[in-house]
RNA sequence: UCCGGGUCCCCGCGCGGUGCCGGCUUGCGAAUCAGGUCAGGUCCGGAAGGAAGCAGCCUUAAGCGAUCACCGGCAGGCGCAGCGGGAGCUCCUGGACC
Repeated sequence: UCCGGGUCCCCGCGCGGUGCCGGCUUGCGAAUCAGGUCAGGUCCGGAAGGAAGCAGCCUUAAGCGAUCACCGGCAGGCGCAGCGGGAGCUCCUGGACC
């Protein structure tokens, strides 16, 4: 001096983590315009039986809460000798030549 690698700087990607939102899970939840079961009573019938169906109960919709973990989305001066590209020769290291 040249070449290669690393560090430092910039950009992009990837992974992890953080926050938010949604899903999953779960609790509550229709007084009347959801469903089921429908005591009592009502209606039809000579009867056997049947019909509609209030209250109650159950299951849930919308909605309101609760969330560890899991799945998805978004975000960023979070982290990574994870990857790629660019700049530079600041520093380190290896090789070649003089």

Predicted 3D model of a 98-nucleotide RNA (Bacterial small signal recognition particle RNA) from an Actinomycetota bacterium. It matches the Rfam family "Bacterial small signal recognition particle RNA". Rfam links the family to the GO terms SRP-dependent cotranslational protein targeting to membrane, signal sequence recognition and signal recognition particle, plasma membrane targeting. It is annotated as a non-coding RNA gene. Its mean pLDDT, the model's own confidence on a scale to 100, is 79.